[in-house]
RNA sequence: AGAGUUUGAUCCUGGCUCAGGAUGAACGCUAGCGACAGGCUUAACACAUGCAAGUCGAGGGGCAGCGGGGAGCGAAGCUUGCUUUGCUCCGCCGGCGACCGGCGCACGGGUGAGUAACACGUAUGCGACCUGCCCUUUACAGAGGGAUAAUCGGGAGAAAUUCCGUCUAAUACCUCAUAACACAUACCGACCGCAUGAUCGGUAUGUCAAAGGAGCGAUCCGGUAAAGGAUGGGCAUGCGGCGCAUUAGGUAGUUGGUGGUGUAACGGACCACCAAGCCGACGAUGCGUAGGGGUUCUGAGAGGAAGGUCCCCCACACUGGUACUGAGACACGGACCAGACUCCUACGGGAGGCAGCAGUGAGGAAUAUUGGUCAAUGGGCGAGAGCCUGAACCAGCCAAGUCGCGUGAGGGAAGACGGCCCUAAGGGUUGUAAACCUCUUUUGUCGGGGAGCAAGAAAGCGUACGUGUACGCUACUGAGAGUACCCGAAGAAAAAGCAUCGGCUAACUCCGUGCCAGCAGCCGCGGUAAUACGGAGGAUGCGAGCGUUAUCCGGAUUUAUUGGGUUUAAAGGGUGCGCAGGCGGAACGGAAAGUCAGCGGUAAAAUUGCGGGGCUCAACCCCGUCGAGCCGUUGAAACUGUCGUUCUAGAGUGGGCGAGAAGUAUGCGGAAUGCGUGGUGUAGCGGUGAAAUGCAUAGGUAUCACGCAGAACUCCGAUUGCGAAGGCAGCAUACCGGCGCCCGACUGACGCUCAUGCACGAAAGCGUGGGUAUCGAACAGGAUUAGAUACCCUGGUAGUCCACGCAGUAAACGAUGAAUACUAAUUGUUCGGGUCGAAUGAGGCCUGAGUGAUACAGCGAAAGCGUUAAGUAUUCCACCUGGGGGAGUACGCCCGGCCACGGGGGAAACUCAAAGGGAAUUGACGGGGGCCCGCACAGGCGGAGGAACAUGUGGUUUUUAUUCGAUGAUACGCGAGGAUCCUUUCCUGGGCUCUCGCGGACACGGGAAUAGUUUUGAAAGGAGGUAGCCAGCAAUGGCCAGUGUCGAGGUGCUGCAUGGUUGUCGUCAGCUCGUUCCGUGAGGUGUCGGCUUAAGUGCCAUAACGAGCGCAACCCCUAUCUUCAGUUGCUAACAGGUCAAGCUGAGGACUCUGGAGAGACUGCCGGUGUAAGCCGAGAGGAAAGUGGGGAUGACGUCAAAUCAGCACGGCCCUUACGUCCGGGGCUACACACGUGUUACAAUGGCAGGUACAGAGGGCAGCUACCCAGCGAUGGGAUGCGAAUCUCGAAAGCCUGUCUCAGUUCGGAUUGGAGGCUGAAACCCGCCUCCAUGAAGUUGGAUUCGCUAGUAAUCGCGCAUCAGCCAUGGCGCGGUGAAUACGUUCCCGGGCCUUGUACUCACCGCCCGUCA
Repeated sequence: AGAGUUUGAUCCUGGCUCAGGAUGAACGCUAGCGACAGGCUUAACACAUGCAAGUCGAGGGGCAGCGGGGAGCGAAGCUUGCUUUGCUCCGCCGGCGACCGGCGCACGGGUGAGUAACACGUAUGCGACCUGCCCUUUACAGAGGGAUAAUCGGGAGAAAUUCCGUCUAAUACCUCAUAACACAUACCGACCGCAUGAUCGGUAUGUCAAAGGAGCGAUCCGGUAAAGGAUGGGCAUGCGGCGCAUUAGGUAGUUGGUGGUGUAACGGACCACCAAGCCGACGAUGCGUAGGGGUUCUGAGAGGAAGGUCCCCCACACUGGUACUGAGACACGGACCAGACUCCUACGGGAGGCAGCAGUGAGGAAUAUUGGUCAAUGGGCGAGAGCCUGAACCAGCCAAGUCGCGUGAGGGAAGACGGCCCUAAGGGUUGUAAACCUCUUUUGUCGGGGAGCAAGAAAGCGUACGUGUACGCUACUGAGAGUACCCGAAGAAAAAGCAUCGGCUAACUCCGUGCCAGCAGCCGCGGUAAUACGGAGGAUGCGAGCGUUAUCCGGAUUUAUUGGGUUUAAAGGGUGCGCAGGCGGAACGGAAAGUCAGCGGUAAAAUUGCGGGGCUCAACCCCGUCGAGCCGUUGAAACUGUCGUUCUAGAGUGGGCGAGAAGUAUGCGGAAUGCGUGGUGUAGCGGUGAAAUGCAUAGGUAUCACGCAGAACUCCGAUUGCGAAGGCAGCAUACCGGCGCCCGACUGACGCUCAUGCACGAAAGCGUGGGUAUCGAACAGGAUUAGAUACCCUGGUAGUCCACGCAGUAAACGAUGAAUACUAAUUGUUCGGGUCGAAUGAGGCCUGAGUGAUACAGCGAAAGCGUUAAGUAUUCCACCUGGGGGAGUACGCCCGGCCACGGGGGAAACUCAAAGGGAAUUGACGGGGGCCCGCACAGGCGGAGGAACAUGUGGUUUUUAUUCGAUGAUACGCGAGGAUCCUUUCCUGGGCUCUCGCGGACACGGGAAUAGUUUUGAAAGGAGGUAGCCAGCAAUGGCCAGUGUCGAGGUGCUGCAUGGUUGUCGUCAGCUCGUUCCGUGAGGUGUCGGCUUAAGUGCCAUAACGAGCGCAACCCCUAUCUUCAGUUGCUAACAGGUCAAGCUGAGGACUCUGGAGAGACUGCCGGUGUAAGCCGAGAGGAAAGUGGGGAUGACGUCAAAUCAGCACGGCCCUUACGUCCGGGGCUACACACGUGUUACAAUGGCAGGUACAGAGGGCAGCUACCCAGCGAUGGGAUGCGAAUCUCGAAAGCCUGUCUCAGUUCGGAUUGGAGGCUGAAACCCGCCUCCAUGAAGUUGGAUUCGCUAGUAAUCGCGCAUCAGCCAUGGCGCGGUGAAUACGUUCCCGGGCCUUGUACUCACCGCCCGUCA
């Protein structure tokens, strides 16, 4: 000192939360010792029991009990006068219960209920007071008297207690005397004080005292009066310290006076009379809460919070009240009365008060022993010894706090065992940790010694003198405690835990779990790879403690004095006037209230800070020292205040001029609208997106004329003007307010702001009375719609207008309070003034007041503001907040109102971690805008959707199984470019288990390899058996299977763990980077703008300059030409030859094939344009503006697809989820969908004849040709591993026929007979022939493809493949169109811009109701 959390990201506002410290704490886990301090915060709840205040016999009378003594009587023992003992008597002595009396009991100890008060703190005053014991001083103590308690006797009562009678004493009580410096009254003088008055001296009169005791004595202790001191109190006053204004008025002894009463004393404290005051927004009164302070905690401080222990003060003592005694009380362990409660009782009455120390119950999360001692300190009494003392000192319990110590120290492995982890033959970590060796012994244990606290205080004796002091001597005193401490002994021995480990916040891995269990202070973790849950290992932090909870301060500048804000985040009152209050121009002088300085008093001690000292250290204790404040005093005089004198710059008055929709009242005007009357005129009008309701043949709408009514004022008219704001607009008149400019005559600070108050205050609304043309809430009808209590239409009441009242609110906004001063500029406009322009005018310059724009500095979170400030300052007012919601709601109050209701002011509970909080940024989106593109639409051609079939998918179902995947576009003739077995993963059944197969190595034993065989079985498999080696001298090797060993295997799961590959946006023109610059930042710029392009293609412009991935080009095919080459291709010329044929010789011309080149670049011309480029039925050219086609797919999006092509992490199975085999299934079937094929026919079908391709394939192959068969095909046979042989066109063309029909269309389905492949065509293949001859007559809504060699149409080939369900896919050529005006609309896309509360991004977000 900060951090986390609103967002996709950013800056800000703003709350919530955390890290720190503290505690009289509690709870959880754990626990060795000591020192010091602490310990009912709750029920001021109730209390059993014991103790906590007595003492004095040197005040007194006495003698119950004890001890001593004496006397008498008796008994026992016997030394017969002694011992012991019993009874009775004697207060004689020591003493002493109870009693009278004195002093104390008002201290000490407890508690915090009450109290908001002179209760407390602080500072003063008492000229208005008291003070026992103590100290100093002065004086005195004479003489009498009468009682009473105890005791004794008697009585009542259960008891507590009490009554009666008789006797008696005192330091108890009373009277008289004496007495003043005392008191009271009256008078005189002096002196002092702010004053009431005080002090001193004097005179006169009057009044009030006393107690004795001890001692042989000296003497001591007491007594009375008075003065002074000290101590302790009482009273009064200034200032200070709390919440609510949703408490605004309170007060009748109240405020004051006079005179009294009362008191120690003042005082309405109390009383009588008189007056009517007194307190209050500077917060009275009321309500709530609370003992106050020294201090404590926190904080940098200012502050905030607290008031336990210790000290001071106050208050209280079961609750309330009252007085008595006394120096002192209205009295904790006194009294009386009342009340509640508890107890005793003989029912008649009585007793009690732990908020003293222990202790009990209760309450509570929670707080200790019914301990010891008066040894010390202190208190009471006493002459003293001494007695009393739960004050105090000690001990006990409690980690409840602070401080200190320990639980060992050194050595010890390239590092044990075990645990954990990993990339796992190994490594890392636990970890020098352990073991082991050496050493030490604090604390604890045992043994021994052993304090200080104790003072020769008090007492006794003695000495000295100054007679109460000093010194000496003597005796005695320790609860704590045999404790602290010291010495010795043995022995590492007896002593470590708790919390945390996702970020904040130091510390990480494995396993388990699978939005479950759980965690969590905030954000948030957990849905199968969790560093966040639980466990483990490890680590981190602190340590005899550690965490949690609660509370306080801090962080929080989040109430902001220090130290905040108010345009948009919460926040400027709707506006003005203005009392109180606050603030206030210039000069001089006086005084000194504020202010500043010196000095003095006080500020208790303890505490804090600083400096020392003592406990071994520390905590702790002791000593010294430092103070804000308040009071007093002496000075200073700048500033503020105050008083006085003066000034004119603020403010105002006066004179002159000016502008204006400022206001109020009255009058007038025209247009429009509606209505009325009349004329013309006829069928519709009106209204809408389209309609209808409505009006109209009873004459409307339209049009003309006249009349009436009410309301509003077109143009001018404008960032115009005026007004405090609301607001103000035809013209004229009257009255009236404000403003500006010029002059500088007058006043002389008269000013600014303004809580409460007063006034004004749009629209709607309310009351009364008018008025009512238009418009028009409510209402009615018609439409729209799923509905339509709306938007639209037709009507229409209140209202809209006027007068007089009420109301008092608005996004009453510039979302910006008023005033004053200062701070660059430029420009427009309104109204003045001056000057130049010879005069007028336009205009220029200067100077005021308004009203706008741009912009510097500055400010601001930014947007923006910027002399009209949101800048720099000052003054005053208002408001915010004290997060969002709840809520401008509730309650109470005020105002208005007949009510209904409205306005003002204005909470809390509860809930969230943010807020539809602010500004700005990137995207995405918009039934926003602009520009542009695409078979996107439009224009065309042909299809799909209807039928049958093929194929794929879905689906209910079926099944032992119908394996799995793909699912909008971007799944569905897709993975599959070939499911009868195999494939094959699925099902059923039967087998195998280092296992079929594979690999390598080792070992063992054996055998050539290999070939074939028997049996069982559905097969796989099982069981058996036959034949059979090579090289080498040998060892051994090669090869083979077997056994053992090692590698397994999985189409099981996760495509949301992945690689790779792919689809799509999209062959769309985009996507980025470096540096610079701009911005606090996210980001922007570049990439925007203009033109252009198919294109972010290029040009120009430009705070950007360059670059990269994309585009284009480079690559392939194709179109033209040249050149080279010329077989298997070609054939023009020459020659030969055939029925014919490049058939042959030959040729390279042509075609063609295969290489290599050329060609096209807006290059040329014209037009246009700055340029890029565009235009041109231009030239040239085979080809012209990318010639056509292909390959090529940027950054990225869809957690898109694929773990079943392959690879791969993790998980799972291991005599099975592996693997082999037989059979079955993937081909099921009420349906639905996609993609196709064939059709519905005459642009056709059928029959016959006839012509022309390209690209490919071919030896387990393609097959010419011949033969057989109607045919599929079969049997022969030949060529060709192919420019040589072979597979091979159809539409087309010609001829004929059919004649519009369910047909000579269409061919499904079915029956029969065959062929081919293959172990095998039943489930479940293809082909052929014969027969059969279904639906279907051009297809609803809707929808698909295509812009030229394209669509359409026709056939051919290939891959896979034994065969084939191929109508699919991929290629090839043949024939060969139509149309595009155009970009309004639909879809998709690109760029710019705008809005946004979206960012999972409109399939978003979100409101209400219901569940």

This is a predicted structure of a 1411-nucleotide RNA (small-subunit ribosomal RNA) from an uncultured bacterium. RNAcentral holds the sequence, with entries from Greengenes. The coordinates come from a structure-prediction model, not an experiment, and the mean pLDDT is 82.